[in-house]
RNA sequence: GCCUAUGGCGCAACGGUUAGCGCGAUCGACUCAUAAUCGACAGGUUGCGGGUUCAAAUCCUGCUAGGCCC
Numbered sequence: 001g002c003c004u005a006u007g008g009c010g011c012a013a014c015g016g017u018u019a020g021c022g023c024g025a026u027c028g029a030c031u032c033a034u035a036a037u038c039g040a041c042a043g044g045u046u047g048c049g050g051g052u053u054c055a056a057a058u059c060c061u062g063c064u065a066g067g068c069c070c
Stems, first nucleotide, its partner, number of pairs: 001068005008023004016054001026040004047063005
């Protein structure tokens, strides 16, 4: 100097609708049982602070943490 930070994990999300998807967790169905499959359901103060705006995960700014380069 550049990039990244969003459920337990991996990732989406034009400044505007209830922040979604997959995996995983839990419960149920199926099975002698387990797995697979099917259904339901829980789980997020979007890293922290401030600013702009009618409205910020998104724009601006300062930090923090991680990664890359000189």

Transfer RNA from a bovine gut metagenome, 70 nucleotides, folded computationally. The RNAcentral record of the sequence draws on MGnify. Rfam family: tRNA.